[in-house]
Context: one part of a larger RNA
Molecule: large-subunit ribosomal RNA, domain I
Organism: Phycisphaerales bacterium
């Protein structure tokens, strides 16, 4: 100097642990908001700060339950002060107050500022109310221009803004892939936009089928990568049928009566098809009742002795409970210490059915039965369907019918024969999703893992900015957190005594690997 070895220092792995996650189920709720929302700025306890909370009534004020001794939130103790058996603190539930910003709406504006008008009450000034827009409906007025309409007033309702997904519509795209690319594809995806509900949308056939029948729709599962589309590339891609989830059907208009008005076309209101059987099944608002479900409040069995050790829940040796041997906790592992569990008691809400009962309403025949509409033309879109022999369904612009003896439809197109009844409208369920709420549970994480976030995190930190975006958990059972004394700089730090089972658990605080450094001792050069 190398190598070993021990023994430290540095560093932080590892190991165990979890206060946070993550994901699954079941339930509950699916909206807040001009009675001012989401979200915030500011301020508020006797004492700086931040967090919670709350609004100048400001960690709170009123009632009504509950409970039952402390209590004045939390980081977080410490001074001070105070409340509580005349029941606080804290839990529920109604309520009250509730700056200023925000849709923000009196008018402004560079959000949490400034300036106003009018009515009341006080009166330098401040205190209450109130003034925004736009849709609809009424009512008054009311041009140019007679009548009238535009526009004015006032009045009543009503809306706007946020909000994770999920639903319905509008507008719509590259990159990709085709091994290049232009039809095609990605894809009616993403994105923006408008809407609405706890679901939404679709629904009671001008509907499949096939010569047999079925009978709103929505959603699964097969049909099926199948018929077909496709620079027949690349890809795209059904439907009926069957098996199941759930099940519910119904109204306007029209015809006909009547009745006002009427420019005689026809308008408007108001009953409601007619006849013939039937006369109660069933629907249907509030309204009462109400199995069940039940979050929350309560109540809720049952243990000693010895002994180890700092501590017993361990070990031994007896004793119980159990409708409670889930779970957490407690000085090491506790059915019988705590808190709880299981049953039970009550209780906010839910509610399935029941009664109720304005009204509606049954069968058959007649009767009537949605027009700038159906169909054509053109150009376009949707369906498995790229113009194809291209029906069918929607849109644009043109033209343009019939009238149930009628019209649709059954993949160019015709006759037969089926099938249906369009151009008005409603509709529960099964179906879809979690911003949130309780409850259980996890061959999920366990601090470089689990949320970007276990710790005061969408912070700190970057960036003009749109936006990006972190780290850090763990002494001990219990702070008992080292009085005193020594060295030193009134220091850091340490050495003695002390607490502690332990301090090589000393707030750089479990555990404490390696790299690195350092003394010793040993070989070695």
């Nucleotide at each position: 100097g190398g190598c070993g070895u021990a023994u430290g220092g540095u560093g932080a792995a590892u190991g165990c642990c979890u206060u946070g996650g993550c994901g699954u189920u079941g339930a509950g709720a699916g909206g807040c908001g001009a009675u001012g929302a989401a979200g915030g700025a500011c301020g508020u306890u006797g004492g700086a700060g931040c967090c919670u909370g709350c609004g100048a009534u400001a960690a709170g004020c009123u009632u009504c339950g509950g409970g039952g001794a402390g209590c004045c939130g939390g980081c977080a103790a410490c001074c001070a002060g105070g409340c509580u058996g005349c029941g606080a603190u804290c839990c529920g539930a109604a309520g009250a107050u509730g700056u200023c910003c925000g849709a923000a709406u009196g008018g402004g504006g560079a959000a949490a500022c400034c300036c106003g008008g009018c009515c009341c009450g006080c009166u330098u000034g401040c205190g209450g109310g109130u003034c925004a827009u736009c849709a609809u409906g009424g009512u008054c007025u009311g041009a140019a221009u007679g009548c009238a309409u535009a526009g004015g007033a006032c009045c009543a309702u009503g809306a706007g803004g946020c909000g994770a997904a999920c639903c319905c519509g509008g507008u719509g795209a590259a990159c990709u892939g085709a091994a290049a690319c232009a039809u095609c594809u990605c894809a009616g995806u993403a994105a923006c936009c408008g809407g609405a509900g706890g679901a939404a949308a679709a629904g009671a056939a001008a509907g499949c089928a096939a010569a047999c029948g079925c009978g709103a729709u929505u959603c699964c599962g097969u049909c099926a990568g199948u018929a077909g589309c496709g620079g027949c590339g690349a890809g795209c891609g059904a439907a009926a049928g069957c098996g199941g989830a759930a099940c519910a059907g119904c109204c306007c208009g029209a015809a006909c009566c009547g009745g006002u008005c009427u420019u005689c076309g026809g308008a408007c209101c108001g009953g409601g098809g007619g006849a013939c059987c039937a006369u109660a099944a069933u629907c249907a608002a509030a309204g009462c009742g109400a199995a069940c479900c039940g979050a929350c409040u309560g109540u809720g069995a049952a243990u000693g002795c010895u002994u180890u050790g700092g501590a017993a829940a361990g070990a031994g040796c007896g004793a119980c409970c159990a409708a409670a041997g889930a779970a957490g906790g407690u000085g090491a592992c506790a059915g019988u210490c705590c808190u709880g569990u299981a049953g039970u008691a009550g209780u906010a809400g839910g509610a399935a059915c029941g009664c109720g009962g304005c009204g509606a309403g049954g069968g058959u025949c007649c009767a009537g039965a949605g027009a700038g509409u159906a169909g054509c033309g053109u150009c376009g879109a949707g369906c498995u369907c790229g113009u194809g022999a291209a029906a069918c369904u929607c849109g644009g612009c043109g033209u343009g019918a019939a009238c149930a003896u009628g019209c649709g439809g059954g993949g160019u197109c015709c006759a037969c024969c089926c099938c249906g009844u369009a151009a008005g409208g409603c509709u529960a369920a099964a179906u879809a999703c979690u911003c949130c709420u309780c409850a259980a549970c996890g061959a999920c994480c366990g601090a470089u893992a689990g949320u970007g976030a276990a710790u005061c995190a969408g912070u700190a930190a970057g960036g003009c900015g749109a936006c990006u975006g972190a780290a850090u958990g763990g002494u001990g059972a219990a702070a008992a957190c080292u009085a005193c004394c020594c060295c030193u700089a009134u220091a850091a730090g340490g050495g003695g005594a002390g607490u502690g089972a332990a301090a090589u658990a000393g707030u750089a605080g479990c555990u404490g690997a390696a790299a690195c450094c350092a003394u010793a001792c040993g070989c070695u050069u």